[in-house]
RNA sequence: GCGCCCAUAGCUCAAUGGUAGAGCAGUGGCCUUUUAAGCCAUUGGUUGAAGGUUCGAGUCCUUCUGGGCGCA
Numbered sequence: 001g002c003g004c005c006c007a008u009a010g011c012u013c014a015a016u017g018g019u020a021g022a023g024c025a026g027u028g029g030c031c032u033u034u035u036a037a038g039c040c041a042u043u044g045g046u047u048g049a050a051g052g053u054u055c056g057a058g059u060c061c062u063u064c065u066g067g068g069c070g071c072a
Stems, first nucleotide, its partner, number of pairs: 001071007010024004018055001026042005048064005
């Protein structure tokens, strides 16, 4: 320098172009002599950035940033 892949909650990951979810973690409660475990409820998101297409974009297109792999 060229090609490919990834970026979504604190972490690991989902999500046919049509109101962004799960598990763990956090918070509150129940239970327990207490802790842990278990049960119930609940908080938490400019979907890496900037544009474009569309009635509508996490998803499609372009550029950029960061990370990984390969080739040179």
Predicted 3D model of a 72-nucleotide RNA (transfer RNA) from a Candidatus Wildermuthbacteria bacterium. The sequence was found in a public genome assembly. The prediction has a mean pLDDT of 82.